A computed fold for a 104-nucleotide RNA from a Rhodospirillales bacterium, annotated as c-di-GMP-I riboswitch aptamer. It matches the Rfam family "c-di-GMP-I riboswitch aptamer". Its family is annotated with cyclic-di-GMP binding in the Gene Ontology. From the family's description: GEMM was predicted in a large-scale screen for bacterial structured RNA regulatory elements.

RNA sequence: CAAACGACAUGGCAACCCUUUGGAAACAAAGAGGACGCAAAGCUUCCGGCCUAAAACUGAAACCCUGGAAACAGGGCUUUAGCCAAGGUAGCGGGGCAACCGAA
Numbered sequence: 001c002a003a004a005c006g007a008c009a010u011g012g013c014a015a016c017c018c019u020u021u022g023g024a025a026a027c028a029a030a031g032a033g034g035a036c037g038c039a040a041a042g043c044u045u046c047c048g049g050c051c052u053a054a055a056a057c058u059g060a061a062a063c064c065c066u067g068g069a070a071a072c073a074g075g076g077c078u079u080u081a082g083c084c085a086a087g088g089u090a091g092c093g094g095g096g097c098a099a100c101c102g103a104a
Base pairs, nucleotide, nucleotide: 005102006101012038013037017033018031019030020029021028022027036091042097043096044095046094047093048092049089050088051087057082058081059080060079061078063076064075065074066073067072
């Protein structure tokens, strides 16, 4: 001195659970308690992964409207299936930015 590294000390954060709020959901925020853990569990979705699947798109079914003698065609609406991130996750990993202490 603090890139790497991680002892001591002072401090720091807070998973899960509960309540409320937001959200379609994943999840997030706030609050009381509490402590699974964390040396970046500080910030940031740039890259990969994972979670969700609302809207859009595609398909199916029911119903309604229009045309038609009918078969059927076109449109609307509801339900449902598929697909998809622009929604999340920084406490999944990597990258970027900034930060306390200074033993070995």